A computed fold for a 68-nucleotide RNA from a soil metagenome, annotated as nadA riboswitch. It matches the Rfam family "nadA riboswitch". Rfam classes the family as a small RNA. On this family, see Huang et al., RNA 2020: "Structure and ligand binding of the ADP-binding domain of the NAD(+) riboswitch". Of the family's consensus pairs, 100% are formed in the model. The coordinates come from a structure-prediction model, not an experiment, and the mean pLDDT is 81.

RNA sequence: GGCUUCAACAUCCCCGCCGGUUGGGCGUGACGUAACUAGAAGCGUUGCGCAGUGAACCGACUGGAGCC
Numbered sequence: 001g002g003c004u005u006c007a008a009c010a011u012c013c014c015c016g017c018c019g020g021u022u023g024g025g026c027g028u029g030a031c032g033u034a035a036c037u038a039g040a041a042g043c044g045u046u047g048c049g050c051a052g053u054g055a056a057c058c059g060a061c062u063g064g065a066g067c068c
Base pairs, nucleotide, nucleotide: 001068002067003066004065005064006063007062013054014052016061018059019058020057021056022055023053025050026049027048028047029046030045031044032043033042
């Protein structure tokens, strides 16, 4: 130097740090939507925002262990 693997440190456990992808949650806007006098609720699509998103994954890094 390359590769593999791990997270001791944590106010129960799990959780090393930063950024990102997909999906989920919550909030909010727009549009659509049968019945109905009508509106709203509900449902669907989509934009934006929020966060210890206890889901999966990618890149780089910190600190260990192993192999070459």